[in-house]
RNA sequence: UCGUGCUAAGCGGGGAACUAGCGGUGCCCUAUACCCGCAAUCCGCUGUAGCGGGGCUGAAUUCCCUUUAGAGGUCCGACUCUGUGGGACUGUUCGGGCCAAGUGGCGAGGAUGGUUGGGUCCCACGCGGCAGCGGCCCGCGAACCCGGUCAGGUCCGGAAGGAAGCAGCCGUAAGUGGUCACCGCUGGGUGCCGUGGGGUCGCCUGGCCGGAGCUAACUAGCUCGAUACAAGCCGGAGGGUCGGCAUCGACGAAGGGUGCACGA
Numbered sequence: 001u002c003g004u005g006c007u008a009a010g011c012g013g014g015g016a017a018c019u020a021g022c023g024g025u026g027c028c029c030u031a032u033a034c035c036c037g038c039a040a041u042c043c044g045c046u047g048u049a050g051c052g053g054g055g056c057u058g059a060a061u062u063c064c065c066u067u068u069a070g071a072g073g074u075c076c077g078a079c080u081c082u083g084u085g086g087g088a089c090u091g092u093u094c095g096g097g098c099c100a101a102g103u104g105g106c107g108a109g110g111a112u113g114g115u116u117g118g119g120u121c122c123c124a125c126g127c128g129g130c131a132g133c134g135g136c137c138c139g140c141g142a143a144c145c146c147g148g149u150c151a152g153g154u155c156c157g158g159a160a161g162g163a164a165g166c167a168g169c170c171g172u173a174a175g176u177g178g179u180c181a182c183c184g185c186u187g188g189g190u191g192c193c194g195u196g197g198g199g200u201c202g203c204c205u206g207g208c209c210g211g212a213g214c215u216a217a218c219u220a221g222c223u224c225g226a227u228a229c230a231a232g233c234c235g236g237a238g239g240g241u242c243g244g245c246a247u248c249g250a251c252g253a254a255g256g257g258u259g260c261a262c263g264a
Base pairs, nucleotide, nucleotide: 001264002263003262004261005260006259009057010056011055012030013029014028015027020046021045022044023043024042034054035053036052037051038050063257064256065255066254067253068252072248073247074246075244076243077242078241079240080239081238082237084235085234086233089232090231091229092228093226094225095224096223097222098221101219102218103217104215105214106213113209114208115207116206117205118204119203120202121198122197123196124195125194126193127191128190130187131186132185133184134183135182137178138177139176140175146171147170148169149168154163155162156161
């Protein structure tokens, strides 16, 4: 140096989560890299860290170490999006009070104010009106116990005549129906009404004095309240982007290292 046969070793790795810790099943990333059984209310082990059984490759492009590299995952922070819970801090909305800054209105044909008179307010009386009731008026309305007239019939009388009186008719009582006007009684959230008396804040108005403001109707401002909105605020959930001298880290790349036996 070559050939043959063995052994170590390898036949995927990583992340989060779980775990006292380590692997595995499950999820995710990378990748294509044996088979069977066990396994998330877990399965099996103890830092030599899956267990049990079988198969293939086999000392090197494949094993081990160092460096590099960086997919991807997790963590922290910032920004942003989606959706959600909370109210009464800011704000929005609504309501109340103040305010003459702006707009508008009134005002020298005279503002605010002062003085005086009146009204609004209360009481009494009166008048009118409305409503209700009653009366008046018209109509109906009594078998008999209402009236008038009383056919027939009845009674008294010698007669002449008289008496009571049913029905009918007429008229009425109680009652009932209607009604414009008229009369009376009662009542009121009745009245641009009258008289007299009372009367205090406010409002309206007339006369006089006086001489320039008054007015919160709208906008703006201040303040109080409501709890309806949620733009801001607080809380937590999910996604995206960026950053991290935070963490783990596959595939890859470079360098180095590493058996045994036999034969030639």
A computed fold for a 264-nucleotide RNA from a Thermomicrobiaceae bacterium, annotated as Bacterial large signal recognition particle RNA. It matches the Rfam family "Bacterial large signal recognition particle RNA". By type it is a non-coding RNA gene. Rfam links the family to the GO terms signal recognition particle, plasma membrane targeting and SRP-dependent cotranslational protein targeting to membrane, signal sequence recognition. Lineage of the source: Bacteria > Thermomicrobiota > Thermomicrobia > Thermomicrobiales > Thermomicrobiaceae. The gene name in the source record is ffs. The RNAcentral record of the sequence draws on ENA.